The RNA shown here (transfer RNA) has 72 nucleotides and comes from Candidatus Taylorbacteria bacterium RIFCSPHIGHO2_01_FULL_51_15. The organism belongs to Candidatus Tayloriibacteriota, within Bacteria. Its Rfam family is "tRNA". The family's RNA type in Rfam is transfer RNA. RNAcentral holds the sequence, with entries from ENA.
RNA sequence: CCGCCCUUAGCUCAAUGGUGGAGCGAGCGUCUUAUACACGCUAGGUUCUUGGUUCGAAUCCAAGAGGGCGGA
Numbered sequence: 001c002c003g004c005c006c007u008u009a010g011c012u013c014a015a016u017g018g019u020g021g022a023g024c025g026a027g028c029g030u031c032u033u034a035u036a037c038a039c040g041c042u043a044g045g046u047u048c049u050u051g052g053u054u055c056g057a058a059u060c061c062a063a064g065a066g067g068g069c070g071g072a
Stems, first nucleotide, its partner, number of pairs: 001071007010024004018055001026042005048064005
């Protein structure tokens, strides 16, 4: 320098262009003499950034940023 892939909750990952969820973790409650386990509830998101398309974008398009792989 060229090509490809990835970026969503604290972590690992979902989500057909039409209300963004799960598991783990955190907080609280039930249970227990107590802790753990189990069960239930709650909080937690500018979907990497900026534009574009669209009635509507995490999703499609463009540019950029970060990371990974391959090639020269």